[in-house]
Molecule: Group I catalytic intron
RNA sequence: GCGCAGCUCCCUGUCAAAAGGCAGCUUCUCGAAGGAAUUCGAGAGUGUAAAACGAGGUGAAUUCGGGGAAACCCUACAGGGGCAAUCCCGAGCCAAGUCCCGUCGACGACGGGAAAGGUGUAGAGACUAUCCCGCAAGGGAGUAGUUCCGCAAAGUGCGGCACGAAGCGCCUCGCAUCCGACAGUUAGGUAAACUGGGAUGAUGAUAUAGUCCACGCCCUUAGCAAUAAGGGA
Numbered sequence: 001g002c003g004c005a006g007c008u009c010c011c012u013g014u015c016a017a018a019a020g021g022c023a024g025c026u027u028c029u030c031g032a033a034g035g036a037a038u039u040c041g042a043g044a045g046u047g048u049a050a051a052a053c054g055a056g057g058u059g060a061a062u063u064c065g066g067g068g069a070a071a072c073c074c075u076a077c078a079g080g081g082g083c084a085a086u087c088c089c090g091a092g093c094c095a096a097g098u099c100c101c102g103u104c105g106a107c108g109a110c111g112g113g114a115a116a117g118g119u120g121u122a123g124a125g126a127c128u129a130u131c132c133c134g135c136a137a138g139g140g141a142g143u144a145g146u147u148c149c150g151c152a153a154a155g156u157g158c159g160g161c162a163c164g165a166a167g168c169g170c171c172u173c174g175c176a177u178c179c180g181a182c183a184g185u186u187a188g189g190u191a192a193a194c195u196g197g198g199a200u201g202a203u204g205a206u207a208u209a210g211u212c213c214a215c216g217c218c219c220u221u222a223g224c225a226a227u228a229a230g231g232g233a
C1' cells in the first nucleotide's frame, strides 16, 4: 500500500446515514477429547443458506487486593501521558435449584459440605423483581421504589405532588433437530425398532428496566497539555 463474504449484537458517530472499534454464527483443513452427534484450539478463505424456540421459578451476595487493553485525545515525540469500549486472576461471600453427609420425625424441615454460575466488573454510586391487554412492537394501570414537601420520631413510620419498573444470568419443565458406544425391551438367523442416555438451540448485564445521584457551570490544586482530584452554587 492492497485485500478482508453474508446475517446478527454492542460502543462511537449522524437529522438520518456512511466510516471506525470490539464480538457471535454460517464453510473447509489440521490437532486434542468423545462410541458418535458435537466441543475446544490454530489456520485458511473470499463462502450465496437464512436462522438462532416456549412457559414458569430465583432476585442473594453485591467485599479486599491485583494483571491487561483497541479506537480516540495530548505533547516536551518517548519502551511517554490521558481516557476507556472491555478481557481477566487470587481470596472472601451468595437466592432458588442440583449433588453428598448428618439430625429431626417427615415425604418435608434444619445444619454442614461440594460443583456450576454470580458478585468483584455502572458513570463514583443508592434503592426497587407489580398487574392487565397484545403473536410481537407496543399500549393501559399506577404496585415496588424514588427526588422533593409536610408531620412524627430514633419506631426506619404516616401523608401529599410527581415520575414509575429489569434477564439475554442461574434453575425446572416442555418443544425442535441430531447421535446411538453401553444398558434394558421387542424381535430373534442377522439386521432393525423403541426406551434410558447424550449433543445443539449464538453474542448482548463492566447497569438491562425504572427512580435518583453523578456527569454539565464556577473556583482551587497538579500538569506543557490531554486530563485528574477537591470545594462551591
Stems, first nucleotide, its partner, number of pairs: 005026004010021002027044007053174006063091006072082003075078001092119003098114007123213001125212004130141004145163002148160004175201005182196005217232006